[in-house]
Transfer RNA from an uncultured Dehalococcoidia bacterium, 77 nucleotides, folded computationally.
RNA sequence: GCGAGCAUAGCCAAGAGGCCUAAGGCGCCUGUCUGUGGCACAGGAGAUCACGGGUUCGAAUCCCGUUGCUCGCCCCA
Numbered sequence: 001g002c003g004a005g006c007a008u009a010g011c012c013a014a015g016a017g018g019c020c021u022a023a024g025g026c027g028c029c030u031g032u033c034u035g036u037g038g039c040a041c042a043g044g045a046g047a048u049c050a051c052g053g054g055u056u057c058g059a060a061u062c063c064c065g066u067u068g069c070u071c072g073c074c075c076c077a
Base pairs, nucleotide, nucleotide: 001073002072003071004070005069006068007067010026011025012024018057028044029043030042031041032040050066051065052064053063054062
């Protein structure tokens, strides 16, 4: 340089046009329980869905570009 894939909460991760004001798990916070902690139970906070633009009545979801990461191929040393 060429091609492909991926990007959603601190971590993992579902959703693939309208029920999304975005599920769930771990973690975090508060309370109950306990001598303390853990477990358990009840409740809670935490998401510009990488960034920008486009299509659409409607975009996390489709298209284009950018950025980052991963994989393969090619070139040089």
Rfam family: tRNA. The coordinates come from a structure-prediction model, not an experiment, and the mean pLDDT is 82. It was read from a public genome assembly.